[in-house]
RNA sequence: GGCAUCUUAGCUCAGUCGGUAGAGCAGUAGACUGAAAAUCUACGUGUCCCCAGUUCGAUUCUGGGAGAUGCCA
Numbered sequence: 001g002g003c004a005u006c007u008u009a010g011c012u013c014a015g016u017c018g019g020u021a022g023a024g025c026a027g028u029a030g031a032c033u034g035a036a037a038a039u040c041u042a043c044g045u046g047u048c049c050c051c052a053g054u055u056c057g058a059u060u061c062u063g064g065g066a067g068a069u070g071c072c073a
Base pairs, nucleotide, nucleotide: 001072002071003070004069005068006067007066010025011024012023013022019056027043028042029041030040031039049065050064051063052062053061
C1' cells in the first nucleotide's frame, strides 16, 4: 500500500429485509442473615465511531473519514 470483517450500555455481545434498541455479566437499592456469602425482587435519559447524502423517517441503505483485527504485498 491492497483486500476482507468489525465499531451498539461499565464489559461480552444480540438486534431491526428503514418506523427513535435489548440480553448476560457487572453496578445500585431492597428482602433474607447475628453479620456476610449465596439466593430472590426492582432499577438503563446508551449523541448505536464521526461527517454528509437518499428518505416523511437512518443504528440499518449510499459516499467519505477514523479506529481495531486478519490475510496479501
About this RNA
Predicted 3D model of a 73-nucleotide RNA (transfer RNA) from a Silvanigrellaceae bacterium.